A computed fold for a 148-nucleotide RNA from Actinomadura rubrobrunea, annotated as c-di-AMP riboswitch aptamer (ydaO/yuaA leader). Its Rfam family is "c-di-AMP riboswitch aptamer (ydaO/yuaA leader)". From the family's description: This family represents a conserved RNA structure found upstream of the ydaO and yuaA genes in Bacillus subtilis and related genes in other bacteria. The ydaO/yuaA element is thought to act as a genetic 'off' switch for the ydaO and yuaA genes in its native state. It is believed that the element may be triggered during osmotic shock leading to activation of ydaO, a predicted amino acid transporter gene, and members of the yuaA-yubG operon which code for KtrA and KtrB K+ transporters. The model forms 96% of the base pairs in the Rfam consensus. The sequence is in RNAcentral, with records from Rfam.
RNA sequence: GCCGGCGGGACGCCUAAUCCCGGCGCUGGACGCCCGGGAACCGGGGACCCACCCGCCUUUCGGGGUGAAUCCGCGACGCCGUCGCGGUAGGGCCGCUCCUUGGCCCGAACCCGUCAGCUAACCCGGUCGGCAGUCAAGGAGAGGAGAG
Numbered sequence: 001g002c003c004g005g006c007g008g009g010a011c012g013c014c015u016a017a018u019c020c021c022g023g024c025g026c027u028g029g030a031c032g033c034c035c036g037g038g039a040a041c042c043g044g045g046g047a048c049c050c051a052c053c054c055g056c057c058u059u060u061c062g063g064g065g066u067g068a069a070u071c072c073g074c075g076a077c078g079c080c081g082u083c084g085c086g087g088u089a090g091g092g093c094c095g096c097u098c099c100u101u102g103g104c105c106c107g108a109a110c111c112c113g114u115c116a117g118c119u120a121a122c123c124c125g126g127u128c129g130g131c132a133g134u135c136a137a138g139g140a141g142a143g144g145a146g147a148g
Base pairs, nucleotide, nucleotide: 011133012131013130014129018039019038020037021036022035023034025033026032040127041126042125043124044123045122050117062115063112064111065110066109071087072086073085074084075083076082077081090106091105092104093103094102096141097140098139099138100137101136
C1' cells in the first nucleotide's frame, strides 16, 4: 500500500413509517419506556357523472390490494409451481433541485378471501423494518455559514 473480516460510529440512506407538547407515571437513573394530546405523512373502502354492463364469450382459467419489484428466453425438478442463469418494464444511491455524462445497486415479499372501476361527503387502517453510503464529475439555479 492492497484485499478480506470483526467492532465502533446514525452526519447520511431505503421506506408513508416522522416531529412536537404534557406527566405526582415506569426504572437506580434518563434524552429510554409507558400513558395522554397535537401535527404531519401513507394506504384501503365508498355517490352523481364517466367507464363497465345489454348480444356473444367469460366470471376456479377466480378476482383484487400494498410495493420500484413486472415481463421474456434457456435449463433443471417433485412441472400448480419452485430453483438457477441471462435479460427486462420499473426503482434507488453517488450529502439541496434540475440537465448531461460516468459508476454502483434493487428488480422482493406479503395481504384480502369469491368480493371491491373511478368516486364528494363519510368510514376504516398504518407510522414497521433494514443499511456504513459521503471521499464521481461538468453546467445552471437555490439556500446558508464565516470573514472583512